[in-house]
The RNA shown here (transfer RNA) has 71 nucleotides and comes from an Opitutales bacterium. The coordinates come from a structure-prediction model, not an experiment, and the mean pLDDT is 83. It matches the Rfam family "tRNA". From the family's description: Transfer RNA (tRNA) molecules are approximately 80 nucleotides in length. The sequence was found in a public genome assembly.

RNA sequence: GCGGCUAUCGUUCAGUGGUAGGACUCCACUCUUCCAAAGUGGUAAGGUCAGUUCGAGUCUGACUAGCCGCA
Numbered sequence: 001g002c003g004g005c006u007a008u009c010g011u012u013c014a015g016u017g018g019u020a021g022g023a024c025u026c027c028a029c030u031c032u033u034c035c036a037a038a039g040u041g042g043u044a045a046g047g048u049c050a051g052u053u054c055g056a057g058u059c060u061g062a063c064u065a066g067c068c069g070c071a
Base pairs, nucleotide, nucleotide: 001070002069003068004067005066006065007064010024011023012022013021018054026042027041028040029039030038047063048062049061050060051059
């Protein structure tokens, strides 16, 4: 220098164009003399900028970052 893959809650993993979800964590409550465990509820997210579309996490382009390969 060229090509490919990946980017989603604090962490990790889903989501075949139509309400952004699970697990763990965290917070509150219940239970308990207290803690732990258990139960119930809740907070919190799509790398950036554009394009397509009535509608984009999803499709397209560029950029950024990481990983892999080739030279």